[in-house]
This record gives sequence, structure tokens and C1' cells, in this order.
RNA sequence: GGCCCCAUAGGAUAACGGCUAGUCCACCGGAUUCUCAGUCCGGAGGUCGGGGUUCGAUUCCCCGUGGGGCUGCCA
Repeated sequence: GGCCCCAUAGGAUAACGGCUAGUCCACCGGAUUCUCAGUCCGGAGGUCGGGGUUCGAUUCCCCGUGGGGCUGCCA
């Protein structure tokens, strides 16, 4: 240099192109408890950036950024 894969809350992980983006842990509040833990109820928080296609994009296309894998050239 070339090719391929990945990027969603603090961590992990879902979502045939059709939502108010879901779930688990963690976090916050409440209930239960003498206290803690546990359990139950509720809550906040996210699509890497920029374009394009489309009525509609987390999803498809292009560029970039970051990470990972395979492989080449010079010497």
C1' cells in the first nucleotide's frame, strides 16, 4: 500500500428500510426490612462524524475517524 470485519447508554447485547430504539448489569428514587443484602415497582441515560439514496435510514451506498484481522512492495 491492498482486501475484509467491527463501531448502539458507564459495561454487555438486540432491533425484515416502517417506534416513543428494547433487554441485562451498573446508576438514581420509592416499597419491603431493626440495618445491610436480597426482592418488587418506577426513573434518567445511547445509534462514531459528514454526505447520499428513500415518503421514511441504527439498517443501504460513499468519504472520514477509531479498533481488529489477512496480505504485498522497497530494502
Annotation:
Predicted 3D model of a 75-nucleotide RNA (transfer RNA) from a Thermotogaceae bacterium. The prediction has a mean pLDDT of 82.